[in-house]
Predicted 3D model of a 74-nucleotide RNA (transfer RNA) from a Clostridiales bacterium.

RNA sequence: AGUUCCGUAGUGAAGUUGGCUAUCACGCCUGCCUGUCACGCAGGAGAUCGCGGGUUCAAGCCCCGUCGGAACUG
Numbered sequence: 001a002g003u004u005c006c007g008u009a010g011u012g013a014a015g016u017u018g019g020c021u022a023u024c025a026c027g028c029c030u031g032c033c034u035g036u037c038a039c040g041c042a043g044g045a046g047a048u049c050g051c052g053g054g055u056u057c058a059a060g061c062c063c064c065g066u067c068g069g070a071a072c073u074g
Stems, first nucleotide, its partner, number of pairs: 001073007010026004019057001028044005050066005
């Protein structure tokens, strides 16, 4: 330098045939329960999907650029 793959709440993932409010687990907060903690139960906050732009009525998803990571080739 080139090719391929990955980047989505604090962490790990799902969602890629474009469609209404982005889902799940763990974690976090509040309440109930308990003598207390934990467990359990109920509720809640938290990601505008790495960043910028484009296509479209509509983009996590398609296209371009760019940044970071991994593998391979030279």

RNAcentral holds the sequence, with entries from ENA.